Overview
A computed fold for a 540-nucleotide part of an RNA from an uncultured bacterium, annotated as small-subunit ribosomal RNA, 5' domain. Model confidence (mean pLDDT): 83 of 100. Rfam family: Bacterial small subunit ribosomal RNA. Rfam links the family to the GO terms ribosome and structural constituent of ribosome.

[in-house]
Context: one part of a larger RNA
RNA sequence: GGACGAACGCUGGCGGCGUGCCUAAUACAUGCAAGUCGAGCGGACUCUUGGUAAUCUUCGGAUAACCCUGGGUUAGCGGCGGACGGGUGAGUAACACGUAGGUAACCUGCCCACAAGACUGGGAUAACUACCGGAAACGGUAGCUAAUACCGGAUAACUUAUUUUCUCGCCUGAGAGAAUGAUAAAAGUCGGAGCAAUCUGGCACUUGUGGAUGGACCUGCGGCGCAUUAGCUAGUUGGUGAGGUAACGGCUCACCAAGGCGACGAUGCGUAGCCGACCUGAGAGGGUGAACGGCCACACUGGGACUGAGACACGGCCCAGACUCCUACGGGAGGCAGCAGUAGGGAAUCUUCCGCAAUGGACGAAAGUCUGACGGAGCAACGCCGCGUGAGUGAUGAAGGUUUUCGGAUCGUAAAGCUCUGUUGCCAGGGAAGAACGUCCGGUAGAGUAACUGCUAUCGGAGUGACGGUACCUGAGAAGAAAGCCCCGGCUAACUACGUGCCAGCAGCCGCGGUAAUACGUUGGGGGCAAGCGUUGUCC
Repeated sequence: GGACGAACGCUGGCGGCGUGCCUAAUACAUGCAAGUCGAGCGGACUCUUGGUAAUCUUCGGAUAACCCUGGGUUAGCGGCGGACGGGUGAGUAACACGUAGGUAACCUGCCCACAAGACUGGGAUAACUACCGGAAACGGUAGCUAAUACCGGAUAACUUAUUUUCUCGCCUGAGAGAAUGAUAAAAGUCGGAGCAAUCUGGCACUUGUGGAUGGACCUGCGGCGCAUUAGCUAGUUGGUGAGGUAACGGCUCACCAAGGCGACGAUGCGUAGCCGACCUGAGAGGGUGAACGGCCACACUGGGACUGAGACACGGCCCAGACUCCUACGGGAGGCAGCAGUAGGGAAUCUUCCGCAAUGGACGAAAGUCUGACGGAGCAACGCCGCGUGAGUGAUGAAGGUUUUCGGAUCGUAAAGCUCUGUUGCCAGGGAAGAACGUCCGGUAGAGUAACUGCUAUCGGAGUGACGGUACCUGAGAAGAAAGCCCCGGCUAACUACGUGCCAGCAGCCGCGGUAAUACGUUGGGGGCAAGCGUUGUCC
C1' cells in the first nucleotide's frame, strides 16, 4: 500500500447492486417449509333432474322414504412424489476431493426410438357396521365390500443350464446364431361413432433391445504439521471353496500357507470438509476456502434394517441413551445444522413480512393444488459504485475571532449583497417493461381413422403482476432540508498563542513533558480523506 462475512469510537443526505451467527453441530415457545390424483376404487355427506306409493291439506301445495340423472366435498384403499429442492461443516488426512483413465465386474423410475403384446380365472382386505379396551396416543374381535391393490393358469421373449457354429480380444473372456427345460400384463380409465356386436382416439400398462440422464466400483498422479511419534498388522497378506451384492473384492465365513506395510516416513498424535475460485504479488510464490457453482459428509447422540428404480432416508420406521413435555402413574409425545423468530454464548451478524405474477419442481388429461425453492419487499454506511450538500459575481479587504514588533497580518471572495440553477429530498398528476404460455372462443393445415371426436402445428381475439401506484416522465415551490472525522516533532502533507510544569498526559518507531513544549490540553490557523473518517484484529 492492498484486502475483509469484520468489530469499536465520533459522525451521518439519497440511490443502485451485493452481503449479513466467523462464537454454542447449544437448547428451542409459535406459525409455515411435501404433497397431489375422484379421468384407479368402494363408500360417506351434501346439492339436484325425473318418477313411484304414503301422510297432512286451506285442494294452491308441503313433508319425509325409495329408485333414477347430474354436480360438489372428501376420511380410507391404491398410484406417483416425500432419495429432488433447502440447511450445516460436526466428523473425515480418506479414492473424501481435484485431475486423467478403466469396468470384458455394474445398476438406472420418469424421458426418447424400435419390436412384440395386453388372453383367461380367483381369494382377500381397509373404509363401513356392531361390540369391547384405553386418561390419551392408539388398538382388539366379529361381519360386509371394491380396484390400475394381491395371487393363479395360457402365450412369450430376455435370463439361466446343456450341446454346438462363427467372429474378435485386454488376463479372467466378449459378441452373434441354432436346439431342449423354468418366468409378464391393467379384461384399466376417459372420450367419439354405432340399435348392438364392434370399431376408433388419448392417457395409462407388460416384455425386450438401444439411447439419454443419473449413479456405483477400481486405478495412476496431486494437495499438512510433528521423528521430542520408528516400528505397525491375525481377517492381518495371499490361496481354495462357499455365501452375499446391481457388481469385482477378506465384503463375510470354513480350511490352508505366512505373509503384508515402513526412513521415497508406515503406525501414532494434532489440525482440517475438498475444489472451481478469492486476496495479495511484476511474477514465482504466500494466505484463505464467507457469498456463487461442483463434489462429499451429517441431520438430538449411537446402532439397525424396511420400502423403493434410487435411502440405510433432515420435517419415515425400530432399538438404546441424554434432554424436554403430557399423564388418570398403567403409559405416551418430541427433535429448526429448512424460513422467520426466542433464550444463551459473544466484540458481533436482520422481518415471527408479501406472492406463487415470473423461473423451476411434485402430482394431475387438464383446470388446478402444493412449493419459507424462488421472485420481491423490510432492517443494517457492512461493502462497492454513483450523486448531492449549490453556481457566478462580489474589497469598504465590513463586523467579529486569533495574533502582533501595535505599523499590521490572517481567517478572506470567505461572508453579507446582487444575478442564476433546481440534481436529490418534500408535494401533486400521469404511469410501465417484466406476460410467454397453459385455458376459453373462432379459423387454417398435417399425421392417423372406414369416418368422426380427439392429437400435433399455426393465426386472430379474450384473460392472468406479489413487487406497486414502484421505476420512469411531467409540474409547483424554495438555497430553502443535507459535513464530518483524523492529523499538523521526524518518518509524513500541514504552526502559532495560552494553560500545565518529568505533573496531567502523548506514543506505530525514534521519543516528547523537570517554567518560553510547533510532540500534553484548549483556541485560532493549516493539511488529508469525505458520507464517511480514525482505531483494533487478520492475510499478502